[in-house]
Context: one part of a larger RNA
Parts: sequence; C1' cells; structure tokens
RNA sequence: UCAUGGCUAAGGAACUAGGCAAAUUAGACGCGUAACUUCGGGAGAAGCGUCCCUCUUAGUAAUAAGAGGCGCAGUGAAACGGCCCAGGCGACUGUUUAGCAAAAACACAGGACUAUGCUAAUUCGAAAGAAGACGUAUAUGGUCUGACACCUGCCCGGUGCUGGAAGGUUAAGGAAGGGGGUUAGCGCAAGCGAAGCUCUUGACUGAAGCCCCAGUAAACGGCGGCCGUAACAACAACGGUCCUAAGGUAGCGAAAUUCCUUGUCGGGUAAGUUCCGACCUGCACGAAUGGUGUAACGAUCUGGGCUCUGUCUCAGCCAUGAUUUCG
Repeated sequence: UCAUGGCUAAGGAACUAGGCAAAUUAGACGCGUAACUUCGGGAGAAGCGUCCCUCUUAGUAAUAAGAGGCGCAGUGAAACGGCCCAGGCGACUGUUUAGCAAAAACACAGGACUAUGCUAAUUCGAAAGAAGACGUAUAUGGUCUGACACCUGCCCGGUGCUGGAAGGUUAAGGAAGGGGGUUAGCGCAAGCGAAGCUCUUGACUGAAGCCCCAGUAAACGGCGGCCGUAACAACAACGGUCCUAAGGUAGCGAAAUUCCUUGUCGGGUAAGUUCCGACCUGCACGAAUGGUGUAACGAUCUGGGCUCUGUCUCAGCCAUGAUUUCG
C1' cells in the first nucleotide's frame, strides 16, 4: 500500500449516473391487516404483542391462564423475508446470446386467416421409399396476433392471391402455298426441267400466361391540401374549391413514439432537464405489423417514501493474508 473480515462518536443518502455496496428485517405463536380484484387473490400486506426461570390453578399429559423473579439482551449462538406508494413494458410459469446482453426479446394458452377430401396438403429423397399418420377437416401444414375485458373503423386504385372466360397477344408442334439446290428427260446451244431427296420461307392452326372482367385488407399496404366565415378579440359548428382508391373512426397522446422542448398548467422538493396528473400545437400514435385498459406475476425499467446503515460529512481502530522496503 492492497485484499478480505469486524467495530465506530454525532449526523443519516448530504455519496452516487443510480442507496452500487453494506446495513436493516428474519423463527414460532397470538392479535391485526388497506386500495384494488378476474372474488382465487392482494397477504407473511402493513402493524403490534409474547418467547427465559420459579410458583399457583386447570388438565393423565402436551399445554394454557395467572402471580412473582433475573439479565443490556429470553427465536440470548448459528441458520433465518426489509417494507410501502406510483408509473412504463410484458398477462402469467417458462426460454435465450455455453465464454460481456436474461430483457420490454422468444415461447405461451387464446384469437384469426389460409392450404389440404386422403395415393391429402406439406417436407426429405434423381428414385424406391419415408415423415405427415397406422392420423382423416373437433385433423394436419403455413402465416400473423398473443391471457382476460371493451373493441378492431374507411380504402380493392397499385402489388399479391382467388375466380372467370368473350375478345386481344402468344411457344414448341402441325401446315396450304412460295423460293433455292440436285437431275431422269428435252434442247444445236443458252437453257428449261417431272418425281424423289434436300435447304429455306410460310397464310392458317396452336395451351397456360399476360392484357382483360370480378372478388379479396386478422393479404402486402394506404388512410389529403388551400381559402373564407359568428355583433370585442380569438377559435370556427358552417361554406367554397382542388385532388384522391379512400382521406385516420373509437381510443390514446410531449408517449419505449414530441424535433422545436427543461412545451404550458397542477402535484411532489427549500430547490425537480427525471417522475406523476392534465392540456392537445400528434415534426412523425392509432386499431391482430393490433388499439385502449387491466387484478396477479417480474433477479425487468422509472420516480418517490419509511426503516436502516462508514455510501458520505471524514475518517479512525482491530484481525487475517499478500506485495514492497528495512533488519
């Protein structure tokens, strides 16, 4: 000097990003126990008392009640919950980055859409075959959401999917016809040139798809602007106009979302960029990419309080161990 452990006057979070760490609490019995609530919980809520020894009474006894006694202290050591209030997120138990992340991430029961009629869809495999399943739509696969409560608005123009088949377009293939090569033959020659074979062109025919017509958003997704207007002013129920497939409904809102912003008002503090309650001017919330609530739950995150303490004011002492130096 460091590490680990123990104690500390007065104060008691003034420390700090943050009560991190430490301290507090702790057992058993009796009493007592709020909001809220899905009536199960919350709850060991919180809070208070007793615990040792002797005697008496009741009882077979364990034990209970009463009287008295001792100590600083009676769960006399050790083991052995700190508690409360409010909010965000996720309903919950669970799962996860073996070795920096345990969470609000994943999962979940529940909800919905979709595919699949059995040689099922789907998956593995050139195939045989297997899983699905020795199952059969109350089944199996895929996708999204995520208990529960109240709900889940408008848009099918784009993209996707499903259905449709009249018309347009359209491949290989088929193919009437045309052109060239070759040559039996004809011709004095130039050349013409059947059949066959061959090269080429090709009207017409020709499915799905696409175009097209419908449907579909718990499919991918989307859900406006400007101007004017009421007898103070301000605001605008109202009117006009442009555009759109339709112009954001309910609910929530400076929010895990708010830039300006420490918005404004209220609460809490002596003092509060955080926190809670409101307001709404939502840069850029919004309804299963779910919206808003919610008891219970959480080694979750945020703010506050009580108790408690060497976290601190501000350090000191002790024990054990280590390092260095000296002997």
This is a predicted structure of a 327-nucleotide part of an RNA (large-subunit ribosomal RNA, domain IV) from a metagenome. The full RNA is in RNAcentral, with records from SILVA. Rfam family: Bacterial large subunit ribosomal RNA.